The prediction has a mean pLDDT of 83. Predicted 3D model of a 75-nucleotide RNA (transfer RNA) from a Caldisericia bacterium.
RNA sequence: GGGCGGAUAGUUCAGUGGUAGAACGCCUCGCUUACACCGAGGAAGUCGUAGGUUCAAAUCCUGCUUCGCCCACCA
Numbered sequence: 001g002g003g004c005g006g007a008u009a010g011u012u013c014a015g016u017g018g019u020a021g022a023a024c025g026c027c028u029c030g031c032u033u034a035c036a037c038c039g040a041g042g043a044a045g046u047c048g049u050a051g052g053u054u055c056a057a058a059u060c061c062u063g064c065u066u067c068g069c070c071c072a073c074c075a
Base pairs, nucleotide, nucleotide: 001071002070003069004068005067006066007065010024011023012022013021018055026042027041028040029039030038048064049063050062051061052060
């Protein structure tokens, strides 16, 4: 230098155009002498960033940032 993949809740990940979800974790209540387990409920996200397309974008297109992988080149 070229190519490919990733960035979404605290964590690990789903979601491939139509109001953003799961598991674990966290909080509250129930249960228990108590803790755990279990049950019920809840909080938590401008979907890496800036633009574009569209009636509508996490999703499609472009630039950038960042992480990982592969290839090439130089001394």
RNAcentral holds the sequence, with entries from ENA. Rfam family: tRNA. It is annotated as a transfer RNA.